[in-house]
Context: one part of a larger RNA
């Protein structure tokens, strides 16, 4: 000097504490452990693994496992020989196919020429190839302490030195923020801020957007002349600084109250992550040192596997009903997507959906039904609540739904009456709830994940307590 203390003092944080809402019991959906398997491929392991890698496991993906099958190899680079067909394209024969062996058809570039050059096929071998090992050999990325306020440096000053002072003291802040002091002065990464949004005004532009004012027209509808006032959109600027006024306070910083204002004290929200910690994750994203393996531990192919299931846990969806379930009615969003795409509209079918047909490379046209809302019914029941499981017919994707997709009609209608100890999430346009969109994708096991609007709350006395963090003082048989 740190680091610890079931020592002290001050502080903050949905940490507790007031609420609100779940989760632990139900049947499923995932992801794990164990189990079992020919194989159930690997990898994550308290908080920081377990709806994580995986923004799609039928096949492919794919690393696994059985079987068939290659050996300079899928691929590079050099070497030697050899082919003008070499390659492409249709095809025929064996086979699960990989392969193998055959027909047709097409048909080079330079050079005067030898030739080179470019393609291929065969051979030799250096070589290639390895999701093999080691993340405790790395690089790079990324978790976490924590968006916590701290972490250092220089030159001086003290000290024999390790070190210390600055960064401690007093106020005060979300903050090492800022002011006052002080042997310390000053810096540097860190906070703030500059960046992007969201909320308010002006200018500027008006199509594909919009319609007040003036015409025209229509069952209707900016429809259509016409404007660009609104409202949007896309640009560029104004505004919020404790600037005003008052109280407080050390005449400081600042607090507190108030004006004015679309916002008021960091207006909200996001990017952004200091020194450094965990030998924290990753060698299976990529890159690499070192071992390993070279007729296998490298290539290819079919067909399983990763979807098993006595048993546990973790995240999550849907109930268990009346604030509800059904019928019908019917208004307002906003992100987003679209051509090997979205698809109006009419037909056919109860419906998944076909079929014909139309607009749109989209502020234009489509996806598009917003859902909560409101009327009536049901009358508390294992029910007109739940909806799992099976059964029987059907729809599409796609070589191909058997292991092992998704969806629709019928039937069938399991458990479940609010959940033990326990524990999680949330301070406001927050929680709760209610739809709606995208990535990945042919399809789809997605209830995941990311976003986007809609309706829209409660409660905070307070800091004894429990968990994490700061800061400064005390113990120390720790380093």
């Nucleotide at each position: 000097u740190g680091a610890c203390g079931g020592g002290g003092a001050c502080c903050c944080g949905c940490a507790c504490a007031a609420g609100c809402g779940g989760u632990g019991g139900a049947g499923c959906a995932u992801g794990u452990u164990c189990u079992u398997u020919a194989a159930u491929u690997c990898g994550a392991a308290g908080c920081a693994a377990c709806g994580c890698g995986a923004a799609g496991a039928a096949c492919c993906u794919u690393a696994c496992c059985c079987a068939c099958u290659u050996u300079u190899g899928c691929c590079a680079u050099c070497c030697c020989g050899g082919u003008a067909g070499c390659g492409g394209c249709c095809u025929u024969u064996a086979g699960a196919g990989a392969u193998a062996a055959g027909g047709g058809c097409u048909u080079c570039a330079u050079u005067u020429a030898g030739u080179u050059g470019g393609a291929c096929c065969g051979g030799u071998g250096a070589c290639a190839g390895g999701u093999g090992c080691u993340g405790c050999a790395u690089g790079g990325c990324u978790g976490u302490c924590g968006u916590c306020a701290g972490c250092u440096c220089g030159u001086g000053u003290c000290g024999u030195g390790a070190g210390a002072u600055g960064u401690u003291g007093g106020g005060u802040u979300a903050a090492g923020u800022c002011c006052c002091g002080c042997a310390a002065c000053g810096a540097g990464c860190g906070c703030a801020a500059c960046c992007c949004u969201c909320g308010u005004c002006g200018u500027a532009u008006g199509u594909u957007g919009c319609c007040a004012u003036c015409a025209g027209g229509u069952u209707a509808u900016g429809c259509u002349g016409g404007g660009c006032a609104c409202u949007c959109a896309u640009a560029u600027g104004a505004g919020a600084c404790u600037g005003c006024c008052g109280g407080u306070g050390a005449u400081a910083a600042g607090c507190c109250g108030g004006a004015g204002g679309a916002a008021g004290g960091u207006g909200g929200g996001g990017a952004c992550g200091a020194c450094g910690u965990c030998a924290a994750g990753u060698c299976a994203u990529c890159a690499u040192g070192g071992c390993c393996c070279u007729u296998a531990c490298a290539g290819g192919u079919g067909g399983g596997g990763c979807u098993a299931g006595a048993a546990a846990c973790g995240u999550g969806c849907u109930a268990c009903a009346a604030u509800g379930g059904c019928a019908g009615u019917g208004a307002c969003a906003a992100u987003g997507g679209g051509c090997a795409g979205c698809u109006a509209c009419a037909c056919a079918g109860c419906a998944a959906u076909g079929u014909g047909a139309u607009g749109c490379u989209a502020a234009u046209c489509c996806c598009a039904a917003a859902a909560a809302g409101c009327u009536g019914u049901c009358u508390c029941a294992g029910u007109u609540c739940g909806g799992a499981u099976u059964g029987a017919g059907g729809u599409c994707u796609g070589c191909a739904a058997c292991u092992c997709g998704a969806c629709c009609u019928c039937a069938u209608g399991a458990a479940g009456u609010u959940g033990g100890a326990a524990u999680c999430g949330c301070u406001a346009g927050u929680a709760a709830u209610c739809g709606c969109g995208u990535a990945u994708c042919a399809g789809c096991a997605a209830u995941g994940a990311c976003g986007c609007g809609g309706u829209g709350a409660a409660u905070a006395c307070g800091u004894u307590c429990c968990c994490g963090g700061g800061c400064c003082u005390u113990g120390u048989a720790c380093a």

Small-subunit ribosomal RNA, 3' major domain from an uncultured bacterium, 479 nucleotides, folded computationally. The coordinates come from a structure-prediction model, not an experiment, and the mean pLDDT is 80.